[in-house]
Context: one part of a larger RNA
Order: sequence, then structure tokens, then C1' cells
RNA sequence: UGCAUGUGGUGGAUGCCUUGGCGAUUACAGGCGAUGAAGGACGUAGCAGUCUGCGAAAAGCCACGGGGAGCUGACAAGCAAGCUUUGAUCCGUGGAUAUCCGAAUGGGGAAACCCACCCGCAAGGGUACUCCCUCCUGAAUACAUAGGGAGGGUAGAGCGAACGCAGCGAACUGAAACAUCUAAGUAGCUGCAGGAAAAGAAAUCAACCGAGAUUCCGUAAGUAGUGGCGAGCGAACACGGAAGAGCCUUGCAACUUUUAGCACACGAAUUAACAGAACGGUCUGGAAAGUCCGGCGAUAGUGGGUGAUAGCCCCGUAUGUAAAAAUUCGAGUGUGGAACUAGGGUUGCGACAAGUAGGGCGGGGCACGAGAAACCUUGUCUGAAUAUGGGGGGACCAUCCUCCAAGGCUAAAUACUCGUAAUCGACCGAUAGUGAACUAGUACCGUGAGGGAAAGGCGAAAAGAACCCCGGGAGGGGAGUGAAAUAGAUCCUGAAACCGCAUGCAU
Repeated sequence: UGCAUGUGGUGGAUGCCUUGGCGAUUACAGGCGAUGAAGGACGUAGCAGUCUGCGAAAAGCCACGGGGAGCUGACAAGCAAGCUUUGAUCCGUGGAUAUCCGAAUGGGGAAACCCACCCGCAAGGGUACUCCCUCCUGAAUACAUAGGGAGGGUAGAGCGAACGCAGCGAACUGAAACAUCUAAGUAGCUGCAGGAAAAGAAAUCAACCGAGAUUCCGUAAGUAGUGGCGAGCGAACACGGAAGAGCCUUGCAACUUUUAGCACACGAAUUAACAGAACGGUCUGGAAAGUCCGGCGAUAGUGGGUGAUAGCCCCGUAUGUAAAAAUUCGAGUGUGGAACUAGGGUUGCGACAAGUAGGGCGGGGCACGAGAAACCUUGUCUGAAUAUGGGGGGACCAUCCUCCAAGGCUAAAUACUCGUAAUCGACCGAUAGUGAACUAGUACCGUGAGGGAAAGGCGAAAAGAACCCCGGGAGGGGAGUGAAAUAGAUCCUGAAACCGCAUGCAU
């Protein structure tokens, strides 16, 4: 030095586990905000820090309910001081307080800071902009108007995951290159809204038969078409389903009573809860829920915990019951009377949407790329008729059929999930599953926009090793705990690479 055997170190794979994730289903909720939000800064406990809670009334205050023996949140023990059957801690509902920044709104500003004015003895309150209402004042310019001023407003502003409508609107890509085309009216940006939005009661289709608002799903159908007839794009009629609902108006007159709102009582649901069946022994073991023996309950054998695997030990579960307070919904009685807006109904008379329809030029949308290109829309130039009228039926004309534009409202079926509650999974199990099971959008990086980790497991219980010895300590040896300490805090299991030690053989 090599090989082998044994025994260790290092290392943290594997196995097992799960507090965290992922994906669904159902129900609810679908907003919060000048009564100051979302999000923060700084404070706040007897004791440093972080998280949670809270706000100078600061891990809390008040009231009403629940509950019933301990409590003063977590990491996180300890000491101290207290509270509590005169009902604490805790849970629910309502209220009070709620520093500073932030739409941030008295002015400023390098957010959490600086500087003011008015009223008031003080405490405290007010002072942004826009819009709306009322009042005062008031030019050129006579009346007026513009403008100025004052008062009032629970008006707007900002935030929020997706879904919606509208405006603006790419490129990579595909066409095996590329320009029309495609990707795609997608991504993205912007505006506005609602719990849904949008659409919607035929100037619609159809085809000589008829249907009868809109929306969504299945078929029709990858059909008819369209297309450098390339790549591709791609209907409708009709049928079957989900759902189903129709209405109003500019005027006048007459008649007439309901809806909304408010009040009351009732019912249901939600926001705390309460009751809730039934087991003992033997053996093994550190421990029984395991074994064996004998019982019991079940409208409860979902699930979790307990020193191994528990229907009957614990929490629960099935089932039944419950609300002072708040909220929502339902139906009823009374009041109310067309209101701040939505303009109640019936009858009669009246009215029936003009720079519109259509046309020229240029675009866009329609499955349809200018095509034979109807239809819808409109930047520009034009420009009718008035029910004896007008639009459509895919150039256009006639016949025929059908509808009535240029005003408006409308639930449901449909889309989505930042969230709340419950339940589920031939989903993951710490290099997986969220980036994040742990002080995670943290540490760290970057001027910044932004990027962005690693890191789980002693034991049933700390019983976390008193005491002695070596050592400056670290660490170790005894002793002790424990079922186990090669479970000793770098702690379950403890693979491999890699590194020792002992022995044997070879050189």
C1' cells in the first nucleotide's frame, strides 16, 4: 500500500409521520370607504425581543346573552403581583375609545413629519377640490348674465381576486420563407358597473307552411360558405332542452284604488350554546386500545385523542332543544298615499320619434378578405316618405309574404370566487405539496422596478442528566432518569460516497 472481516466517524438518503398545501362539491356572501377604508408607522403587558390582540380608555372598557372553575394570548419557562361561585378567564351580539400616515381633505412635505388660522374659559370643534341646493352680491351693458362671497349636503374621490360592458390595441407564432391572411379583437392599457353584467319584447325569422322577446346548453356541423381557395377561419335555418314575463313614455280630461315606505305582532334562518347511549376481568408488555373470557348500546361503527390497534375512557357523532341582542327573509294587520328618483291603474280623445331612413366616397362589424355582396355601423358630402306610407326577404326588378326603425325599462335560466361554513379526494407528504408546514414575501441581492431562499421530527411524559472525577473551557468518564441514552438536546430511522481503528493475508 492492497484485499477481507469486525467496529466506529462523517453524511442525511430511505421508511414512518404531519401542524401545511393542492383540487373539488354544497350553502352563504359578493363589497369596504369622508361616521376616514384597504394597507401601514409608532406605541401598548411588572420583566429585553418577535408574533397575536388592542389604541394614550391601548393583550383592553361598558351593556346584554351563553358558560361554570379556574384564569392573567403564543414563542416560553420562571419570578412577582393579582382576579375569581357577589360567577372571573372564555364564547356571541350590541356599544364606547380608536395616536400618526394613508383617497388624506387647513397649508406644506423627503408617508407615518413640519407650520398655521377661526370659534370656545376649557374640553373640543371647524378650515381641501368638484358637484348639487339655497341666499347675498355683481361687470363690459339698461334688464340680465359671467364672475365673487356665504350657508347647507351620510353627494363624489380611494381600495378590492375573478367574472361583465365599453374605448384603445400588439408581437412572437402559423403559413414549414414572407407581404394579404393567421396569432386575435387575444395579451396588455384605460374607463365604468353589478352581484351578476350584457342582451331583450321584432322595421325578427321563415317560405306561400308557419313561428313568435332575450340569454345559456346539446344537435344541425367541421356542414353551407369563406380563404395568397394556402395556412386557416367557419355560420344560419330547423330541432331538443334550461328558464320563462312582459311592459312604459313625452299631452289633455274624467274616474279610481293599489305598490313603495313606516309601525306592530308572528314564523323561519344566521350569529354563542345545551342534553346526548353503552365495559369489566385475564395474559403479554414500560404502557392495552392488542390476546383470551364474559357483557352492553346503536336514529350514535363519520372523525380525532388517550403510553401499541377503543362503538361502550375523553372530545365528539345520530337525534332533540335553545336567543336578551343584531341581521336577513317570508307572510299578515294597521297606517300611508304617487312621495328625493322609479312618474300607479282604467276609460275617452290626441300623439306615433328627421339631418333620421336612404345615397356617394373612405373604413369597421357580420363565418363572409370588395366579391354578384345584401344586412348592421359611421368619419365626410348629401338627403326622403309619413300608414293611400315605410323596412326586410343576400346585387337588382316585379309579384307575394312579413314586420313597423330613427325613445325607454325588464326577473329567471348564464359567468366568476378575494372570502365564510361544512364536507370530500385511486391528490402531495418536507428536493414533494403554495415561493412560504419553521421569525416567509422573511433573510439576502438590486439605485430602482424587481428578484428571492434555506430551514419540520428527543421522549408516552422533561422524567432535559442532581452529585463525583479529568479539563481553562469545549468535551468526556461514572452516577441517576427512561422500555430504550448508539433516544442526550448537532437528539426517530440512519443508506451511499468519504475518513479512521483493530485483526488476518499479500507485497